[in-house]
RNA sequence: UCGCGUCGCUUGGGGUGCCCGGUUAUCGGAUCGGGCUGAGAAACACCCAUAGAACCUGAACCAGGUCAUACUGGCGGAGGAAAGCGGUCAUCAGGUCAG
Numbered sequence: 001u002c003g004c005g006u007c008g009c010u011u012g013g014g015g016u017g018c019c020c021g022g023u024u025a026u027c028g029g030a031u032c033g034g035g036c037u038g039a040g041a042a043a044c045a046c047c048c049a050u051a052g053a054a055c056c057u058g059a060a061c062c063a064g065g066u067c068a069u070a071c072u073g074g075c076g077g078a079g080g081a082a083a084g085c086g087g088u089c090a091u092c093a094g095g096u097c098a099g
């Protein structure tokens, strides 16, 4: 000096499914409660920002499993996808502790 990681500030990107029961008016239309997985299933939240699997397309996809579901894996050395600044450096001085 540069980069990665990490911390702070600001800005931005993203997802919110499946099953059971209740209410409404007989409705998979709304709403309330519970269960499953997960960082997060509208949370005063969570995750991610180019060394980008946060997230989207492929996809009403394929294999396995489940009450059911991107639940797990493949797909994926596929294609897209949202950023800047500062600190973390070196040196010197003082204090404390241990030897």
Stems, first nucleotide, its partner, number of pairs: 005088006011049004016043001017036008055080003061074004

This is a predicted structure of a 99-nucleotide RNA (TPP riboswitch aptamer (THI element)) from an SAR116 cluster bacterium. It matches the Rfam family "TPP riboswitch aptamer (THI element)". The family has 115 seed sequences and 16,130 matches in Rfam 15.1. Rfam describes the family as follows. Vitamin B(1) in its active form thiamin pyrophosphate (TPP) is an essential coenzyme that is synthesised by coupling of pyrimidine and thiazole moieties in bacteria. The model forms 100% of the base pairs in the Rfam consensus. It was read from a public genome assembly, where an Rfam model found it.